[in-house]
RNA sequence: CCAGAUUUUCGGCUAAUCGCGUGCCCUAAAAAGCACGAGGAAAGUCCGGGCAGCAUAAGGACAAAGGCAGUUGCUAACGGCAACCGGGGGCGACCCCAGGGAAAGUGCCACAGAAACGACACAACCGUUUCCCUAAAGGAAGCGGAAAUGGUGAAACGAGUGGGGUAAGAGCCCACAGUCAUCCGCGGUGACGCGGCUGAGAGGUAAACCCUGCCUGCUGCAAGGUGAUAUGUCGCAUAUGGGUAGUUCUGUCCGCGGCGCAUCAGUUAAACCGCUCGAGCCUGGCGGCAACGCCAAGCCUAGAUAGAUGAUUAGCUAAAACAGAACCCGGCUUACAGAUUUUCUGGCCAC
RNA sequence: GGGAUCGUAGCUCAGUUGGCUAGAGCGCUUCGUUUACACCGAAGAUGUCGGGGGUUCGAGUCCCUCCGAUCCCA
Repeated sequence: CCAGAUUUUCGGCUAAUCGCGUGCCCUAAAAAGCACGAGGAAAGUCCGGGCAGCAUAAGGACAAAGGCAGUUGCUAACGGCAACCGGGGGCGACCCCAGGGAAAGUGCCACAGAAACGACACAACCGUUUCCCUAAAGGAAGCGGAAAUGGUGAAACGAGUGGGGUAAGAGCCCACAGUCAUCCGCGGUGACGCGGCUGAGAGGUAAACCCUGCCUGCUGCAAGGUGAUAUGUCGCAUAUGGGUAGUUCUGUCCGCGGCGCAUCAGUUAAACCGCUCGAGCCUGGCGGCAACGCCAAGCCUAGAUAGAUGAUUAGCUAAAACAGAACCCGGCUUACAGAUUUUCUGGCCAC
Repeated sequence: GGGAUCGUAGCUCAGUUGGCUAGAGCGCUUCGUUUACACCGAAGAUGUCGGGGGUUCGAGUCCCUCCGAUCCCA
């Protein structure tokens, strides 16, 4: 210098004017004044929690349904994160893996092919019988052996190379290399690694059913709650209407409406609460490889309910990315102009 | 804000337990028939199965993720 890997932070700033939302102060109510006012993803709603109601109710277990899947740790929890193990890709830095079980059972493996998984073995190979043939060679049919060779297929019965062996062959036997499983020794918390003995020959598919282990009650702030008004119900008291019994009056029964007091019920709209101080932010120190944790000091940083955070001017060359809170957090995924930054790898050149 | 369902040809829909070249009706194009049109007859075209990735020998179908549409909840 070229090519590449990996990683950090930002993603407009300053000033002025006008405008908007919330809080405080002031006020009868306002205005004025002061303070604060979107994100790294606020998004998708894919996971995990807090919180709330319902259900269950000492606690626990089983079943169904759903989810997760190497190990150890982190965390409130997780399908997240970190480190490591195993496998794969790359010359390398480094990257990727839904990474338990196919040696419990069932299913499936199209087409092609003889056969698709306990082989009715197609061609070829070997032996043998019969026939054709003068004989040999060769051909046809049958029986038997064998699973090495060919062909088909994504995959062919599932341990490669060499040698022996045989009628022909085959882990049938031997040597070397390799796979899997039990056991033993060493190392590691562990996944696992290294070494040894013995044994075995097992197709693929579990993002097919299933088995093993672990986790999960259901619904979501449009959850849910509060008081007032109006409405309905019931009760008391007051005034009043009608029927009926008997002598002007009294007793009894029924009903309507108004006002007052009290009880209970629950819907819609509006109001208020839930609502933002929280597994919070930030600085320093300590522990840990790291994720993360602990300690100390400091800080308060949107809370609307038709929904605020904008516009103009000037400067920074230019201001142009994706995009906008709606109960709140921790992750994942996706979108993103441009700027900035850490640690490395390969190649070439020069010294 | 929260929850559910769906996406296959121009339109309406099938597509079985993952399998051979993804089909049907209507529509479209060309030819024939007719003076011409319709009807009718014959022939033909048409899909990256919403996009991308994965599992598998093989994906419209199974899994993940993104996009779009519809419906429900005070």
Predicted 3D model of RNase P RNA and transfer RNA as a complex of 425 nucleotides. It holds a member of the Rfam family "Bacterial RNase P class A". It is annotated as a ribozyme.